Bacterial RNase P class A from Neptunomonas sp. ABH4_499, 352 nucleotides, folded computationally.
[in-house]
RNA sequence: CGAGUUCGCCAGACAGUCGCCGUUUAGCUUGCUAAAGGGAGGAAAGUCCGGGCUCCACAGGGUAAGGUGCCAGAUAACGUCUGGGCGGCGUGAGCCGACGGCCAGUGCAACAGAGAGUAGACCGCCUAAGUACCUUCGGGUACCGGUAAGGGUGAAAGGGUGCGGUAAGAGCGCACCGCGUGGGUGGCAACAUUCCACGGCACGGUAAACCCCACCAGGAGCAAGACCAAAUAGGGAUCCUACAGGCGUGGCCCGCGCUGGAUCCGGGUAGGUUGCUUGAGGUGUAUGGCGACGUACACCCUAGAUGAAUGACUGUCCACGACAGAACCCGGCUUAUCGGCGAACUCAACUU
Repeated sequence: CGAGUUCGCCAGACAGUCGCCGUUUAGCUUGCUAAAGGGAGGAAAGUCCGGGCUCCACAGGGUAAGGUGCCAGAUAACGUCUGGGCGGCGUGAGCCGACGGCCAGUGCAACAGAGAGUAGACCGCCUAAGUACCUUCGGGUACCGGUAAGGGUGAAAGGGUGCGGUAAGAGCGCACCGCGUGGGUGGCAACAUUCCACGGCACGGUAAACCCCACCAGGAGCAAGACCAAAUAGGGAUCCUACAGGCGUGGCCCGCGCUGGAUCCGGGUAGGUUGCUUGAGGUGUAUGGCGACGUACACCCUAGAUGAAUGACUGUCCACGACAGAACCCGGCUUAUCGGCGAACUCAACUU
């Protein structure tokens, strides 16, 4: 001086004038007035996960379907987060992982190639052994046969290098490496191992293929639910039927509970209150832990609208304002995004 990686914070500010919503206090003409305080986000978004809460409802067992998938922890819980292991990418700081099992079974891999899974002889190499013919008796030719070391095809071809051996070869044998099994050592574990022993050992790949294994899990949802008020027609027709049938908040079966059901026609209402914001809450300090986070003490109260509240104007400053508006609440993940501030770490070049 430049380029990066990771983490944290902010999200226009101030003043004035009018306007909107809610709370508290006081007054009074009970819906008005006055004062004080408060009033959209880091993602409020997506509705992807997990719950709190409400109801079915006092709600069991199984099966199919579904979700998760290395180890150890955190958490109310999770598919989230923290730390670690293994694998991949990057010079690196770091980032990503759909990360159990292919010896339970079934599939799939075009074309090429001799052959693609207990899968092979196209080009080659040999001609030992056997048969036939020829011969200058050295051997030659043909058939039969052996081979998978060399070459070729392919994304992938019956471990690799070397030595011996053979007619030529081949783990055929051996050494080392690799692989498998069993131990030792370290670690809670996943795993690691430059440790030991045995084995010539190769039936490969693929599960974000079907599948197998382990664990999890009832459903519906604030338009849940509760209360009040009002109105109508406690209406009519048809069918099945009482040891039957039907209903009961995912399907099916069993169990359990309740009990008459199914279809069609016609009529009325849909307004208000509540749920509704003090909560697995926030901030600070101390302390335990590598960390996620926990514990103790102290302080704080921070939107509750309902065709849907925070807007308009003026002035100044500046980072010149992007993405963007709560609707029961909370913990995450993902996506969008103009800028500003701070901290730590990495790399290249140059200079000293």
Model confidence (mean pLDDT): 78 of 100. The organism belongs to Neptunomonas, within Bacteria. The RNAcentral record of the sequence draws on ENA. Its Rfam family is "Bacterial RNase P class A". It is annotated as a ribozyme.